A computed fold for a 74-nucleotide RNA from a Candidatus Omnitrophota bacterium, annotated as transfer RNA.
Lineage of the source: Bacteria > Pseudomonadati > Candidatus Omnitrophota.
It matches the Rfam family "tRNA".
Its mean pLDDT, the model's own confidence on a scale to 100, is 84.
RNA sequence: CGCGGGGUGGAGCAGCCUGGUAGCUCGCAAGGCUCAUAACCUUGAGGUCGUCCGUUCGAAUCGGACCCCCGCUA
Numbered sequence: 001c002g003c004g005g006g007g008u009g010g011a012g013c014a015g016c017c018u019g020g021u022a023g024c025u026c027g028c029a030a031g032g033c034u035c036a037u038a039a040c041c042u043u044g045a046g047g048u049c050g051u052c053c054g055u056u057c058g059a060a061u062c063g064g065a066c067c068c069c070c071g072c073u074a
Stems, first nucleotide, its partner, number of pairs: 002072006010026004020057001028044005050066005
């Protein structure tokens, strides 16, 4: 240099193909339960979906450019 995969709350991942209010598990906070802790139950906070531009009434999702990570090839 070329090819492939990936970037989404603190962590690990769905959702993208087929555009229409961004979700799951763990973690965190509060409450319940308990003599108490853990476990369990309920509720809540936390995301401008890697960046910018474009298409569209509407973009995590479609198009273009760029950045970063992993792998392959030379």